[in-house]
Context: one part of a larger RNA
RNA sequence: GUCUGCGAGUUGUCCUCGCCGGCAAGGCCAAGGCCAUGCCGGAGCCGAAGCGAAAGCGAGUGCGAACAGCGCGAAUCAAGUCGGCGGGGACAGACCCGAAGCUGGGUGAUCUAUCCACGGCCAGGCCGAACCCCCGGUGACACGGGGCGGAGGGCCGAACCAGUGCGUGUUGAAAAACGCUUGGAUGAGCUGCGGAUGGGAGCGAAAGACCAAUCAAACCCAGUGAUAGCUGGUUCUCUCCGAAAUAGCUUUAGGGCUAGCCUCGGACCUAGCCCCUGCGGGGGUAGAGCGACCGUCUGGCAGCGGGUCCCCACCGGGAUGCCAACGCCAACCGAACUCCGAAUACCGCAGGGUUCCAUCCGGGAGUCAGACGUCGGGGGAUAAGCUCCGUCGUCGAGAGGGGAACAGCCCAGACCGCCAGCCAAGGCCCCCAAUCGUCCUCUUAGUGGAUUGUAAGGAUGUGGCGUCGCACUGACAUCCAGGAUGUUGGCUCAGAGGCAGCCACCAUUUGAAGAGUGCGUAACAGCUCACUGGACGAGUGAUGCCGCGCCGAAAAUGAUCGGGACUCAAGAGGGCAGCCGAAGCUGCGGAAGCGCUUUUAGCGCUUGGUAGGAGAGCGUUCCGUGCGGGUCGAAGGUGCUCCGGAAGGAGGGCUGGACUGCACGGAAGCGAUCAUGCAGAC
Numbered sequence: 001g002u003c004u005g006c007g008a009g010u011u012g013u014c015c016u017c018g019c020c021g022g023c024a025a026g027g028c029c030a031a032g033g034c035c036a037u038g039c040c041g042g043a044g045c046c047g048a049a050g051c052g053a054a055a056g057c058g059a060g061u062g063c064g065a066a067c068a069g070c071g072c073g074a075a076u077c078a079a080g081u082c083g084g085c086g087g088g089g090a091c092a093g094a095c096c097c098g099a100a101g102c103u104g105g106g107u108g109a110u111c112u113a114u115c116c117a118c119g120g121c122c123a124g125g126c127c128g129a130a131c132c133c134c135c136g137g138u139g140a141c142a143c144g145g146g147g148c149g150g151a152g153g154g155c156c157g158a159a160c161c162a163g164u165g166c167g168u169g170u171u172g173a174a175a176a177a178c179g180c181u182u183g184g185a186u187g188a189g190c191u192g193c194g195g196a197u198g199g200g201a202g203c204g205a206a207a208g209a210c211c212a213a214u215c216a217a218a219c220c221c222a223g224u225g226a227u228a229g230c231u232g233g234u235u236c237u238c239u240c241c242g243a244a245a246u247a248g249c250u251u252u253a254g255g256g257c258u259a260g261c262c263u264c265g266g267a268c269c270u271a272g273c274c275c276c277u278g279c280g281g282g283g284g285u286a287g288a289g290c291g292a293c294c295g296u297c298u299g300g301c302a303g304c305g306g307g308u309c310c311c312c313a314c315c316g317g318g319a320u321g322c323c324a325a326c327g328c329c330a331a332c333c334g335a336a337c338u339c340c341g342a343a344u345a346c347c348g349c350a351g352g353g354u355u356c357c358a359u360c361c362g363g364g365a366g367u368c369a370g371a372c373g374u375c376g377g378g379g380g381a382u383a384a385g386c387u388c389c390g391u392c393g394u395c396g397a398g399a400g401g402g403g404a405a406c407a408g409c410c411c412a413g414a415c416c417g418c419c420a421g422c423c424a425a426g427g428c429c430c431c432c433a434a435u436c437g438u439c440c441u442c443u444u445a446g447u448g449g450a451u452u453g454u455a456a457g458g459a460u461g462u463g464g465c466g467u468c469g470c471a472c473u474g475a476c477a478u479c480c481a482g483g484a485u486g487u488u489g490g491c492u493c494a495g496a497g498g499c500a501g502c503c504a505c506c507a508u509u510u511g512a513a514g515a516g517u518g519c520g521u522a523a524c525a526g527c528u529c530a531c532u533g534g535a536c537g538a539g540u541g542a543u544g545c546c547g548c549g550c551c552g553a554a555a556a557u558g559a560u561c562g563g564g565a566c567u568c569a570a571g572a573g574g575g576c577a578g579c580c581g582a583a584g585c586u587g588c589g590g591a592a593g594c595g596c597u598u599u600u601a602g603c604g605c606u607u608g609g610u611a612g613g614a615g616a617g618c619g620u621u622c623c624g625u626g627c628g629g630g631u632c633g634a635a636g637g638u639g640c641u642c643c644g645g646a647a648g649g650a651g652g653g654c655u656g657g658a659c660u661g662c663a664c665g666g667a668a669g670c671g672a673u674c675a676u677g678c679a680g681a682c
Stems, first nucleotide, its partner, number of pairs: 001682006011092013026046003032040003050057002060072004095233002098230001102223006113197004118192004122187001124156003127152001132147005160184003165180004199215001202210001236617006246259005260367002262364006274353008287340001288338002294334002298330004305323002307320005370395004375390005400411003415590004420586003426580003429564003435577001437576006448566001457551002461548010478535005484508003489503003514529001518527002591607006618671001620668010636655003640651004
């Protein structure tokens, strides 16, 4: 790992509700007994009366002085009780498995920690303390030298003990080792045998270390099925209905309780919901407004008051390019502003439509982590697949089609069958079902073509619609020619001559020509423009709006629109016609539920579904009653065939070798792919 077997709502008592049955103002017995499918047994329990804390009274009673009042009852409807079965609850292990732990009594120091007693062991080499001797030295010491000596938690290094670094090993040779390397090695040394200390205790040169591969409290057994608001698991089938992820409270927040929402029964009997129409309501949101308040706020006019400066002994006065109230003109802003004020929504009444219901009582639940999307908002950064509300939708609990893929988006709600038809979203060149359809435009960027992912800004891209100029009395562009004079205008300046700067910007000659558009010079000069003429001969400029495109445009493995490919399109906008396309709708056949009915045969509607409620069945073991099968082959095993809407059932072959089936009832150790389930086999 697989297979086979085992494996989880049980039992007792009490309470409560439902169904069935007996008796009924009554019902039933318990222990026990007997002539035992039965009978006896009235102790006792529930009910027929309540009220009061109670004494107690009683259709009343309690409070009270009360023959006021008020509370709870009675009087009318009025039923209980016992048994069986079923749903739920309480107490018990109470659906099953699972702790870490707590307590008690024991077992352990053959491992290891420390200690006690008696023993054992430490190759070899090195250094050379004290003491002592001799010599020197001293007043005597001290001290110096030589020798002798052999101290030391001394040195090097085997055994022995340890375990430093690296490698190997990591289902190992080994539940801690092996190789190389390394530390101690006369000591607080190592070691043998025997002994001591025990679990909140020991022992500890102290690491919470060690106490038998176990230690922040050993191990074994018991209390014990500890407890587990936690995780996992919980076994056959079909049918009907079908949630919630909210509120309040909670040492509460991943748990509860009550309500809400689901289901079943009863009562009631259309009282409910939705749509349309009409009528009647309240509102202060969106918007808007503010010379209507409260606040905010820009510019201007005027300016109370103030600042500054000045005159002044005081009083008082003057100036002001400063601030500025109120007012006026014009323009704004506000969730907590409102003179105003919708659309919707909401409440009520009536009429019409609608198989759908509402409400109340009672039994049973589940739910209290929600998610995304649209719209309206708060928080955040007008961030988040962010967070918190409201509203609707979907998912949740919803399959199918589309979206390349993709719970929450778009279409659409799957009872079953069909090799039939029509549509939805979305599509119709190939992958790929269906027009490389048709008509008119646009785009040349592969724009289209990443949903996330875009901008400010820029540009004779290109198409369309306007407005305003100039133009055959010749425009625009180009070419040829002119572009002058007073004058170098005045000032300034070293200079300033059209062209540093300041002021002015006249006049003359002209077809025209600025006291000068730009370049240029130190200043002049020079080039050029405006402006004029000629040549040429038809459009040429400016500007606004709209459509599509261009630049702006950067990301990490190789790119890409799903891919291939696509350019009068297979891109974009508009019109038209057709087709494809789903479990939608239709057709044909079938099943079930509900309602109605001329109720046994029709008609109509319905039948996705998690938690969950309700109903009907299949199968297993055993028991009762009845009827069967079996050595002419039972059960079991294993192929095959058939039947039923499912669980399932039947027949026959082979195997097997002694039991077994059906019907109607009854009772349960009653159904397993899943618990890192348990046991066995392989």